[in-house]
This is a predicted complex of two RNAs, RNase P RNA and transfer RNA, with 420 nucleotides together. Rfam match: Bacterial RNase P class A. It is annotated as a ribozyme. The prediction has a mean pLDDT of 77.
RNA sequence: CCUGUAAGUGGCCUUAUCGCUUGCUUCAGUGCAAGAGGAAAGUCCGGGCAACACAGAGCGUCGUACUUCCUAACGGGAAGGCGCACCUUGGUGCGACAGCCAGUGCCACAGAAAACAAACCGCCUCCGGGUAAGGGUGAAAAGGCGAGGUAAGAGCUCACCGCGUUUCAGGCAACUGAAACGGCAGGGUAAACCUUACGAGUUGAAAGACCAAAUAAGCCAGCGCAAAGGGCUGCUCGUCCGAUGCUGGUGGGUAGGUUGAUCGAGCUCUGGGGCGACCCAGAGCCUAGAUAAAUGAUAAGGGCUCUUCGGAGUACAGAACCCGGCUUAUACACUUACAGGACUU
RNA sequence: GCCGCUGUAGCUCAACGGCAGAGCAGCACUUUCGUAAAGUGAAGGUUGGUGGUUCAAUUCCACUUAGCGGCUCCA
Numbered sequence: 001c002c003u004g005u006a007a008g009u010g011g012c013c014u015u016a017u018c019g020c021u022u023g024c025u026u027c028a029g030u031g032c033a034a035g036a037g038g039a040a041a042g043u044c045c046g047g048g049c050a051a052c053a054c055a056g057a058g059c060g061u062c063g064u065a066c067u068u069c070c071u072a073a074c075g076g077g078a079a080g081g082c083g084c085a086c087c088u089u090g091g092u093g094c095g096a097c098a099g100c101c102a103g104u105g106c107c108a109c110a111g112a113a114a115a116c117a118a119a120c121c122g123c124c125u126c127c128g129g130g131u132a133a134g135g136g137u138g139a140a141a142a143g144g145c146g147a148g149g150u151a152a153g154a155g156c157u158c159a160c161c162g163c164g165u166u167u168c169a170g171g172c173a174a175c176u177g178a179a180a181c182g183g184c185a186g187g188g189u190a191a192a193c194c195u196u197a198c199g200a201g202u203u204g205a206a207a208g209a210c211c212a213a214a215u216a217a218g219c220c221a222g223c224g225c226a227a228a229g230g231g232c233u234g235c236u237c238g239u240c241c242g243a244u245g246c247u248g249g250u251g252g253g254u255a256g257g258u259u260g261a262u263c264g265a266g267c268u269c270u271g272g273g274g275c276g277a278c279c280c281a282g283a284g285c286c287u288a289g290a291u292a293a294a295u296g297a298u299a300a301g302g303g304c305u306c307u308u309c310g311g312a313g314u315a316c317a318g319a320a321c322c323c324g325g326c327u328u329a330u331a332c333a334c335u336u337a338c339a340g341g342a343c344u345u
Numbered sequence: 346g347c348c349g350c351u352g353u354a355g356c357u358c359a360a361c362g363g364c365a366g367a368g369c370a371g372c373a374c375u376u377u378c379g380u381a382a383a384g385u386g387a388a389g390g391u392u393g394g395u396g397g398u399u400c401a402a403u404u405c406c407a408c409u410u411a412g413c414g415g416c417u418c419c420a
Base pairs, nucleotide, nucleotide: 001341002340003339004338005337006336007335008334009333010332012302013301014300015299016298017297018296020035021034022033023032024031037316041327042326044325045324046323047322048321049204050203051202052201056237057236058235059234061200062199063198064197065196066080067079068078069077070076081097082095083094084093085092086091087090098195099194103193104192105189106188107187120135121134122131123130124129143161144160146158147157148156162184163182164181165180166179167178168177169176170175208259209258210257211256218250219249220248221247222246223245229241230240231239252419253418266285267284268283269282270281271280272279273278303314304313305312306311346416347415348414349413350412351411352410355369356368357367358366363400372386373385374384375383393409394408395407396406397405
């Protein structure tokens, strides 16, 4: 210097003319100001807000799953523990990381046997049987290896490793280390049913509130006269309404406005606390609010990258009540780390 | 905007986690003077895509992509 991988950052600017939306302003479309994002996206989580009964009990259903902390909350984040992979010898990345010794189910083909063990070949035999070492099957076969032992064998016995229990030490904890004891507890699967612990009421701004306009308490079907039905949500209980009743269909009317709605767990800077996520204090700032949906078009100039010096490229993408996250998309450029290659000294 | 569903052969659809199948269409052959019908046979698959769990995935899970459906005021 080039290439690749991983992580991170940035991701076009200025002026003029004509338009659009909002706010203030003016006699007057007169004038001034502001006007898309890091993801506005997917709608995958969580919260605010609002209505339903100020929201109760039980069952069901759904979700989450190492520990501690952060937070309004979370399935998010930070730090740590454990496991796996990579390079290397301490870092990086990833992890749906509770429980198959609570119970139940499933494990095709192959194989003797897929789990209350059993015995095809083999080994041994006193021919009754014993054995699980060796063979072979499979993703998986009732600890591994060595020695002793035995008729042959076997944790049958022993050392080491693995596993389990107890105690001690360190740590808030997950967990780690050490010692003692136990001859082995017994295949896989919970992104199978399930168990344990914790959590969740339902709906969703087309929620809801107000004003205006118009109309037919019509017609048909079903249920129901005191307990059906409804408020009411998967079911039950409970509670309230309940004959001018309830449900469904058909028919009728209106196709308007205001609000919710943008000052908020807000943004920037400074100081302090904490390993960190984050928290505390002070100062300053106001930063889209549209409703079928504004944020645009044209011209000129300038950045940046590439270039065959003519030029070409400038990504993903467009707010819809608002926030905190996650995930996905993103031309090109830059930074850091690592790996490989080339060249120079 | 909010809520839900689906993607399998050319078309319409199946399939307990264990060899992806059926009907129609198309192709070849038989039959016929010829065609249709009928019969026989073979072919045709990235189970929308990517990744994960598992010995094993159309099936279970996550992300993504394409399509479809429902939800508005008054009485």